Overview
A computed fold for a 132-nucleotide RNA from a Halanaerobiales bacterium, annotated as c-di-AMP riboswitch aptamer (ydaO/yuaA leader). Of the family's consensus pairs, 92% are formed in the model. Its Rfam family is "c-di-AMP riboswitch aptamer (ydaO/yuaA leader)". Rfam's curators write: This family represents a conserved RNA structure found upstream of the ydaO and yuaA genes in Bacillus subtilis and related genes in other bacteria. The ydaO/yuaA element is thought to act as a genetic 'off' switch for the ydaO and yuaA genes in its native state. It is believed that the element may be triggered during osmotic shock leading to activation of ydaO, a predicted amino acid transporter gene, and members of the yuaA-yubG operon which code for KtrA and KtrB K+ transporters.

């Protein structure tokens, strides 16, 4: 150095939603800036091919179809290192622009929350990754 084998990967998880500096102030928590992350608008060229309140359009996994309804079916999400298949389970809320917005360099703009605590937290197989 290299092969093989057992173990571990539980203070995390969902979401872009963390982190550093400074003041203010008193151990929190406020107000600037950066820095990383995600979003919007926005041209050539392509696309659309007639539009219309039967408004349109954005964030998010959160959409469609059918049905009187219950509810299904289907397509998307999520299950504790990380990809990838199966079987199980469980999730589809919620809000926002206001007549207006295909995509789309340069440029312009916003957001950096809330929320969980045995749960959206189960199992196996196959490959990776890192400690021991």
């Nucleotide at each position: 150095u290299u092969u093989u084998u057992u173990c571990u990967g539980a203070a995390g998880c969902u979401u872009a939603a963390u982190u550093u500096c400074a003041a203010u102030a008193u151990u929190a928590a406020u107000u600037g800036a950066a820095a990383g992350u995600g979003g919007g608008g926005g041209a050539c060229c392509c696309a659309u091919u007639a539009a219309a309140u039967u408004g349109g359009g954005g964030c998010u996994a959160a959409u469609c179809c059918a049905g009187a309804a219950u509810u299904g079916g289907a397509g998307a999400g999520a299950g504790a290192c990380c990809u990838u298949u199966u079987a199980c389970u469980c999730u589809c809320a919620g809000c926002c622009c206001g007549u207006c917005a295909g995509c789309u360099a340069a440029c312009c703009u916003c957001a950096u929350c809330a929320g969980c605590u045995u749960a959206a937290a189960u199992a196996a197989a196959a490959g990776g990754c890192a400690g021991a």

Taxonomically the source falls in Halanaerobiales (Bacteria, Bacillati, Bacillota, Clostridia).